[in-house]
RNA sequence: UUGUUGACAAGGCAAACCUAUGGAAACAUAGGGACUGCAAAGCCAUGGUCUAAGGCAUUUUGAACAGAUGCCAGUGUAGACUGGUUACCGGG
Numbered sequence: 001u002u003g004u005u006g007a008c009a010a011g012g013c014a015a016a017c018c019u020a021u022g023g024a025a026a027c028a029u030a031g032g033g034a035c036u037g038c039a040a041a042g043c044c045a046u047g048g049u050c051u052a053a054g055g056c057a058u059u060u061u062g063a064a065c066a067g068a069u070g071c072c073a074g075u076g077u078a079g080a081c082u083g084g085u086u087a088c089c090g091g092g
Stems, first nucleotide, its partner, number of pairs: 004092002006089001012038002017032006035079001042085003047081001048077002051074001054072006
C1' cells in the first nucleotide's frame, strides 16, 4: 500500500410512531424520536419489488356512465434482497 476481518477510538446514520407539507397512490421532504437497530442503514434503479392517477383490453349495461379484473410504460423502493461504486480506524 492492497485485500479481508470487525478489535480499539473518534464519530456517523435513523426504523416504528407523531406533526406539517407534497402526491392519484406507493412514497418523499422537514421537525421530533430511536429499533431484531446498522461496518457501508454512504451513493447509484441492473435484476427484483411496491403503486396504478394515465393508456389498452375484458366484464357488466338495451346503449352509455360508474364499478370490477388483467396488462403496460411511468412514479417509487438502496433499512428485504441481487448488482455496481466510493469510504473512517489500524488490533488480527